[in-house]
Molecule: c-di-GMP-I riboswitch aptamer
Organism: Planctomycetota bacterium
RNA sequence: UCCCCGAAAAGGCAAUCCGCCUGCGGAAGGCGGAGCGCAAAGCUGCGGGUCCCCCUGGCGGGACAGCCGGGCUACCGAA
Numbered sequence: 001u002c003c004c005c006g007a008a009a010a011g012g013c014a015a016u017c018c019g020c021c022u023g024c025g026g027a028a029g030g031c032g033g034a035g036c037g038c039a040a041a042g043c044u045g046c047g048g049g050u051c052c053c054c055c056u057g058g059c060g061g062g063a064c065a066g067c068c069g070g071g072c073u074a075c076c077g078a079a
Stems, first nucleotide, its partner, number of pairs: 005077002012038002016034007036066001042072003046069003049064005054058001
């Protein structure tokens, strides 16, 4: 120094609830308050999965990265 790893400190994120708003959508998202938790709970719909909408008919439209993998990037530094 790198990889694995995750003690401490600083900083970061935010399940859920409440209020307001967006959305065709009891999918889901944004802002504020509180804060379950998180060492990638940072980014990415690439594979699987789940959810919503439309349709006579799927090579249809949308959402979830805090469901599991893959890819990319990254702060700190004890054992």